[in-house]
Context: one part of a larger RNA
RNA sequence: GCCGGCGAGUUAAUUUUACUUUCAUAGUUUAACCGCGUUAAACGCGGGGAGGCAUAGGGAAACCGAGUCUUAAAAGGCGAAAAAAAGGAAGUCGAAUUAGACCCGAAACCGAGUGAGCUAACCAUGAGCAGGGUGAAGGAGGCAGAAAUGCCUGUGGAGGCCCGAACCCGUUAUCGUUGCAAUGAUAUGGGAUGACUUGUGGUUAGUGGCAAUAUACCUAUCGAACUCGGAGAUAGCUGGUUCUCCCCGAAAGGUCUAUAGGGACCGUGCCUUGUUGAGUUCUGUUGGCUGUAGAGCACUAGAUGGGUUGGAGAGCGUAAGCAAUUCAACUCAAUUAAACUCCGAAUACUAACGUGAGCUAUCAAGGUAGACAGACAUAUCGGGCUAAGCUGAUAUGUCGAAAGGGAAACAACCCAGAUUUUCAGCUAAGGCCUCUAAAUUAUAACUAAGUUUUAAAGGAAGUACGUGUCCGAAAACAGCCAGGAGGUUGGCUCAGAAGCAGCCACCCUUUAAAGAUAGCGUAACAGCUCACUGGUCGAUUAGGCCGCGUGCGCCGAAGAUUUAUCGAGGAUAAGUUAUAUGCCGAAGCUAGAGAUUUUUUCCUGAAUUUAUUCAGGAUGAAGUGGUAGGGGAGCGUUCCGAUUGCAGUGAAGCUGUUCUGUAAGGAAUGGUGGAGCGGUCGGGAGUGAGAAUGCCGGC
Numbered sequence: 001g002c003c004g005g006c007g008a009g010u011u012a013a014u015u016u017u018a019c020u021u022u023c024a025u026a027g028u029u030u031a032a033c034c035g036c037g038u039u040a041a042a043c044g045c046g047g048g049g050a051g052g053c054a055u056a057g058g059g060a061a062a063c064c065g066a067g068u069c070u071u072a073a074a075a076g077g078c079g080a081a082a083a084a085a086a087g088g089a090a091g092u093c094g095a096a097u098u099a100g101a102c103c104c105g106a107a108a109c110c111g112a113g114u115g116a117g118c119u120a121a122c123c124a125u126g127a128g129c130a131g132g133g134u135g136a137a138g139g140a141g142g143c144a145g146a147a148a149u150g151c152c153u154g155u156g157g158a159g160g161c162c163c164g165a166a167c168c169c170g171u172u173a174u175c176g177u178u179g180c181a182a183u184g185a186u187a188u189g190g191g192a193u194g195a196c197u198u199g200u201g202g203u204u205a206g207u208g209g210c211a212a213u214a215u216a217c218c219u220a221u222c223g224a225a226c227u228c229g230g231a232g233a234u235a236g237c238u239g240g241u242u243c244u245c246c247c248c249g250a251a252a253g254g255u256c257u258a259u260a261g262g263g264a265c266c267g268u269g270c271c272u273u274g275u276u277g278a279g280u281u282c283u284g285u286u287g288g289c290u291g292u293a294g295a296g297c298a299c300u301a302g303a304u305g306g307g308u309u310g311g312a313g314a315g316c317g318u319a320a321g322c323a324a325u326u327c328a329a330c331u332c333a334a335u336u337a338a339a340c341u342c343c344g345a346a347u348a349c350u351a352a353c354g355u356g357a358g359c360u361a362u363c364a365a366g367g368u369a370g371a372c373a374g375a376c377a378u379a380u381c382g383g384g385c386u387a388a389g390c391u392g393a394u395a396u397g398u399c400g401a402a403a404g405g406g407a408a409a410c411a412a413c414c415c416a417g418a419u420u421u422u423c424a425g426c427u428a429a430g431g432c433c434u435c436u437a438a439a440u441u442a443u444a445a446c447u448a449a450g451u452u453u454u455a456a457a458g459g460a461a462g463u464a465c466g467u468g469u470c471c472g473a474a475a476a477c478a479g480c481c482a483g484g485a486g487g488u489u490g491g492c493u494c495a496g497a498a499g500c501a502g503c504c505a506c507c508c509u510u511u512a513a514a515g516a517u518a519g520c521g522u523a524a525c526a527g528c529u530c531a532c533u534g535g536u537c538g539a540u541u542a543g544g545c546c547g548c549g550u551g552c553g554c555c556g557a558a559g560a561u562u563u564a565u566c567g568a569g570g571a572u573a574a575g576u577u578a579u580a581u582g583c584c585g586a587a588g589c590u591a592g593a594g595a596u597u598u599u600u601u602c603c604u605g606a607a608u609u610u611a612u613u614c615a616g617g618a619u620g621a622a623g624u625g626g627u628a629g630g631g632g633a634g635c636g637u638u639c640c641g642a643u644u645g646c647a648g649u650g651a652a653g654c655u656g657u658u659c660u661g662u663a664a665g666g667a668a669u670g671g672u673g674g675a676g677c678g679g680u681c682g683g684g685a686g687u688g689a690g691a692a693u694g695c696c697g698g699c
Base pairs, nucleotide, nucleotide: 001699002698003697004696005695006694011099012098013097014096015095016094018092019091020090021089022088023087027053028052029051033047034046035045036044037043038042057064058063067078068077069076102240103239105237109230110229111228112227113226114225120204121203122202123201124200125199126198127197128196129194131163132162133161134159138155140153141152142151143150144149167191168190169189172187173186174185175184206222208218209217215224243634244633245632246631247630248629253266254265255264256263257262269368270367271366272365273364274363276361278360279359280358281357282356283354284353285352286351287350288349294343295341296340300337301336302335304333305332306331307330308329309328310327311326312325315322316321374399375398376397377396378395379394380393381392382391383390404415405414406413419594420593421592422591424590425589426588430584431583432582433569434568435567439581441580442579443578444577445576446575452571458555459554462552463551464550465549466548467547468546470544471543479536480535481534482533483532485509486508487507490504491503492502515530518529519528520527595624596623597622598621599620601618602617603616604615605614606613607612608611635688637685638684639683640682641681642680643679644678645677646676653672654671655670656669657668658667659666660665
């Protein structure tokens, strides 16, 4: 891992709703216990009315009583009355409470015990340490010295001394990592007469011991050992929770919460009963509510410029005084605001009435769930960076709980809500060259960028269309030829400054025209162009210069696995704009045939309360997506009672085939098997497995 088996809402008591049965025109019912019967357990029959519930309420109560309570009294509260005015007991489904209470699961806590054969420390008694080196004290001899003492020679053999085996340890590296090994191997390394190592016996025990403290060690276990018990501890947490079909179908909100991933109530779901010409949407009229958008500056707060007046005042002045600037008030102009408003919409919300159309629910009581982590899109806003697949609010939609078609793929976007079926039809969104169903459709334009098939500021004789001023046979625009001068090298400055480093000025003359010069150039000049002018040429008026607007394009445009931002091929339309006609296209709609739920009408039967209920059938209509969850109807397993059957002429089981039911399932038959097993009506449950890192077994 697979297969097989086992594996989770149970039981008891009490309370309560609904249903069923039974008694009942104020009742109904026994409990413990006792007696009798049957073979024991148990059951049946009889007794037992103690007590319970109901028959009267009000009050906290005493108490009073069809009334009572509050009160001095009343009003008022809760009851009674007349009619339609009933309860008790038992059983079953649902729910609640108490119990382990659907099942599995802690870490922990407490009690009583077992452990120092591992390891920590200690006690008692034993054992071990090759070899080599160094050479302390002491003492001996000699020399010096008055001595103390010093020196020399040899002697001596100290030391948590040195090197290094045994022994003890475990530094570094590699291997090993389902190992040789639940801590090892090899090489290397530390100590090796000591705070050394070690044998045996003994002591210390878990709220504890021991510890040269590492929270280390106390039998592969240690921030509190192990074993058993309390014990099915508790788990607002995670996981799991087993057959079928039919009907309905949520929420992720409000409030409170030692509350925030839990819970309670309300809202929202379901079931039962009752109820209503009721509810709701659109639409019209008449009202109501209000302070948003906008606007405004009348208040509040902010902010700009000018004026006037007043205060302060740098600085200047001998002084008188002047005065930058600044503050306040008034005034003029022009302003800003979620927490400003002299104003003020549209919507929305809300009430009544009316018309027409559409839809199907409405309200109440009782019973009983789930849910209280929501997500995205669009619109209007708060927070944030007018960031976020961010966060909070309001409104709507979708997903959640929704499949189908489109968007290549794509919960939340667009279209559209799947009862089943058909090799029928029509459409929606979206599409119609091929992949790929349907137009290589039509007409008129645009684009040349593969724009289409990502992006901004900004940039550009792209191109199409429109539009404006101006110039033009008195010759425009472009090209070509020629001129482009004189006063003058203007003045200043400067080494120089002559049109052209810089400063100032920028006149006059000759002219067809020519700047005290627009650019290049020189050290300064020179030199080359320009502006401006003449000539040449000739647009046969379809000319030219400069602007503006609109459409579609261009540049701006660099990324990481592979082209990689049309889904691909590819396309000059198969791109874009506009118009038009067809067609394709879904589980939508239509058509045919069924199923089922509710309901209208009708028929048949049964029951009694004789006008109702139930069951079955026909017909028409409307429905039938679905998570949590609610309700309904069934299938199957095992056992029991009653009844009726099958079986060695072959039961159950296993394994094929066929038939059948909407499903769970059922039946027939072949093979195997070799002894028990069904149907019907009831009853009772250890009653259905694929999931729980489930448990056990097999492979």
Molecule: large-subunit ribosomal RNA, domain II
Organism: Patescibacteria group bacterium